[in-house]
RNA sequence: UGAGUUGGUCAGACGAUCGCUGGUGGAGAGAUCCACGAGAGGAAAGUCCGGGCUCCGCAGGACAAAAUGGUCGGUAACCCCGACCGAUCGCAAGAUCAGGGAAAGUGCUACAGAGAUUUAGACCGCCACUCGAUGGCUUGCCAUCGUUCUGGUAAGGGUGAAAAGGUGAGGUAAGAGCUCACCAGCAGUUGAGGUGACUCAACUGGCUUGGUAAACCCCAUUUGGAGCAAGGCCAAACAGAAAGCAGUGGCGGUCCGUCGCGUUAUGACUUUCGGGUAGGCUGCUUGAGCGAGUCAGCAAUGGCACGCCUAGAUAAAUGAUCGUCGCCGGUGAGAACCGGUUACAAGACCCGGCUUACGACCAACUCUUUUU
Numbered sequence: 001u002g003a004g005u006u007g008g009u010c011a012g013a014c015g016a017u018c019g020c021u022g023g024u025g026g027a028g029a030g031a032u033c034c035a036c037g038a039g040a041g042g043a044a045a046g047u048c049c050g051g052g053c054u055c056c057g058c059a060g061g062a063c064a065a066a067a068u069g070g071u072c073g074g075u076a077a078c079c080c081c082g083a084c085c086g087a088u089c090g091c092a093a094g095a096u097c098a099g100g101g102a103a104a105g106u107g108c109u110a111c112a113g114a115g116a117u118u119u120a121g122a123c124c125g126c127c128a129c130u131c132g133a134u135g136g137c138u139u140g141c142c143a144u145c146g147u148u149c150u151g152g153u154a155a156g157g158g159u160g161a162a163a164a165g166g167u168g169a170g171g172u173a174a175g176a177g178c179u180c181a182c183c184a185g186c187a188g189u190u191g192a193g194g195u196g197a198c199u200c201a202a203c204u205g206g207c208u209u210g211g212u213a214a215a216c217c218c219c220a221u222u223u224g225g226a227g228c229a230a231g232g233c234c235a236a237a238c239a240g241a242a243a244g245c246a247g248u249g250g251c252g253g254u255c256c257g258u259c260g261c262g263u264u265a266u267g268a269c270u271u272u273c274g275g276g277u278a279g280g281c282u283g284c285u286u287g288a289g290c291g292a293g294u295c296a297g298c299a300a301u302g303g304c305a306c307g308c309c310u311a312g313a314u315a316a317a318u319g320a321u322c323g324u325c326g327c328c329g330g331u332g333a334g335a336a337c338c339g340g341u342u343a344c345a346a347g348a349c350c351c352g353g354c355u356u357a358c359g360a361c362c363a364a365c366u367c368u369u370u371u372u
Stems, first nucleotide, its partner, number of pairs: 002367009012325007020039002023036005041344001045355002048353005053227004065223005070084005085099001086097004100218002105216002107212003123157002125153004131146007165183006184208001186205008231282004240273005245267001247261005289308003293304004326341006
């Protein structure tokens, strides 16, 4: 210099003006006005997991269904996080894993190939036997060649992702774990290390066992349902029930007066009632909270003491403009000038995660090249 890997930080600052939504105080009969102070994120998003909270359900057991699946820790909990183990990938820093069981059972394993899983499989090849031809001679045997039948054979060739351990020697008609040695792998036993997953070593065994369980299945563990439109309180109108009714309403302090409606109900009447629709209040934001410190721990995380209070809207507020500084880009010798200030995107009961979207910067580490 180039190519990468991992982790972290920030998401412009301050001031002024005009607006918007809550809070506190004041003024006002009220509408409203004034003052002070507050007002989105790292993902507020997707709503994919887990929990708090709320209501309903719940003797106990079994089945079904779903989820999870290395070990040890963390946590309120987790399909989350950390460390470690194993496998795979990468030259490496590192990354990924749905990481229990395929030697319980069943299924599947395309195409090609003779044959695709338990006595596997005979296409070519190899070997034996039979027959024929030629040659030899010891005249019924041997050698060579050929073809059909019957049989043996998994060494060699060929097909395939995969052909039932590998190499060598013995053995055989030819061959074969048929036998042996070594190696690989599997299972078991013992010993050593580790909390454990697991690792290392020695011995024994049968000669050898394909893959697939986000296929059925088996094993182990876990799981009641619905959600703030939960739930609680107040409560118009219409309809309903019960009781009552000759009066009653406007003007008016009252009577009178006047206007209207009604006069036994087929009432737009009065009172009461329960239910709880519209609407309102609550739930609602002090919480597994945040900041900086210290201690324990490899870490995730936890303990301790100190400080802080930081949205609560409801069809939904948090916006706009200007100035100064900062940052970025361009021009320029410089002073300075010009332009930009951006990405993804915004609460809706609250937290912990995961995933997805996205701008800039920083640190550590790896590989390559060059120079010293």
Bacterial RNase P class A from Mariniblastus sp., 372 nucleotides, folded computationally.
The coordinates come from a structure-prediction model, not an experiment, and the mean pLDDT is 75.
The sequence was found by an Rfam model in a public genome assembly.
Rfam family: Bacterial RNase P class A. Rfam's curators write: Ribonuclease P (RNase P) is a ubiquitous endoribonuclease, found in archaea, bacteria and eukarya as well as chloroplasts and mitochondria.
NCBI's taxonomy places the organism under Bacteria, Pseudomonadati, Planctomycetia, Pirellulaceae, Mariniblastus.
Of the family's consensus pairs, 95% are formed in the model.